[in-house]
RNA sequence: CACGAAAAGGGCAAACCGGCCUAAAGGCCGGGACGCAAAGCCAUUGGCCUACGUCCCGCGCGACGGGAUAGGGCAGCAAGGCUGCCGGGU
Numbered sequence: 001c002a003c004g005a006a007a008a009g010g011g012c013a014a015a016c017c018g019g020c021c022u023a024a025a026g027g028c029c030g031g032g033a034c035g036c037a038a039a040g041c042c043a044u045u046g047g048c049c050u051a052c053g054u055c056c057c058g059c060g061c062g063a064c065g066g067g068a069u070a071g072g073g074c075a076g077c078a079a080g081g082c083u084g085c086c087g088g089g090u
Base pairs, nucleotide, nucleotide: 001089003087004086011036012035016031017030018029019028020027021026034076040082041081042080044079045078046077047074048073049072050071053069054068055067056066057065058064059062
């Protein structure tokens, strides 16, 4: 420096369930393991989710429906950045 076949010590934890927070997406804690060699960290780019609020449109004018969006979120969607255990190889 790139790589992850085997191995050792270990690590994380999807769905789902319970509790709490949030308008929601989602998050945190406990249980639980589908998976993961960065499933450690960072929303910079693309993507996806959400939309209390704001704007626009509609009507039966409402505690209504639809669209867009500030903002919020996902690092277990990809790219990029930072850091790192073990191993064999060069």
Model confidence (mean pLDDT): 89 of 100. This is a predicted structure of a 90-nucleotide RNA (c-di-GMP-I-GGC riboswitch aptamer) from a Nitrospirota bacterium.